Description: The RNA shown here (c-di-GMP-I-GGC riboswitch aptamer) has 90 nucleotides and comes from a Syntrophobacterales bacterium. Its mean pLDDT, the model's own confidence on a scale to 100, is 86.
[in-house]
RNA sequence: CUCGAUAAAGGCAAACCACCCGAAAGGAUGGGACGCAAAGCCACUGGCCUAAGUCCGUAAGACACGGAUACGGUCGCAGGGCCGCCGGGU
Numbered sequence: 001c002u003c004g005a006u007a008a009a010g011g012c013a014a015a016c017c018a019c020c021c022g023a024a025a026g027g028a029u030g031g032g033a034c035g036c037a038a039a040g041c042c043a044c045u046g047g048c049c050u051a052a053g054u055c056c057g058u059a060a061g062a063c064a065c066g067g068a069u070a071c072g073g074u075c076g077c078a079g080g081g082c083c084g085c086c087g088g089g090u
Base pairs, nucleotide, nucleotide: 001089002088003087004086011036012035016031017030018029020027021026034076040082041081042080044079045078046077047074048073049072053069054068055067056066057065058064
């Protein structure tokens, strides 16, 4: 530098359940394992999810409803950046 098997030492933990936080998406903790060789870290770029607030529409107005919007999320969607265990090859 490159690769991840039939190896070993280990690691993480989807859905779901309990409980807490949150308007929601989602997140924390415990249980639980579908999977993962970066499923370690960073929302920088694109994607995706949500829409409290804000704006617009309907309405005399308020509520409600509909539409738009991230400053909210997702790194277990991809790209990029940083760091790293074990082993094979060179």